[in-house]
RNA sequence: GGGCGGUUAGCUCAGCUGGUUAGAGCAUUAGUCUUAUACACUAGGGGUCAAGGGUUCGAAUCCCUUACUGCCCA
Numbered sequence: 001g002g003g004c005g006g007u008u009a010g011c012u013c014a015g016c017u018g019g020u021u022a023g024a025g026c027a028u029u030a031g032u033c034u035u036a037u038a039c040a041c042u043a044g045g046g047g048u049c050a051a052g053g054g055u056u057c058g059a060a061u062c063c064c065u066u067a068c069u070g071c072c073c074a
Base pairs, nucleotide, nucleotide: 001073002072003071004070005069006068007067010026011025012024013023019057028044029043030042031041032040050066051065052064053063054062
């Protein structure tokens, strides 16, 4: 330099053919339980969907550019 992927909650990841409110597990906070801790159960908080732009009535999803990162080729 060329090709193919990845970037969504603190972490690991879903999210279908663009459509009603962006989700799960773990973690975390509070409560119940317990002499207490852990376990278990209940409830909650936490997201500019990597950044910018475009298309569209509507974008995490489609298109372009950029950044970081993984693999392959040279």
Molecule: transfer RNA
Organism: archaeon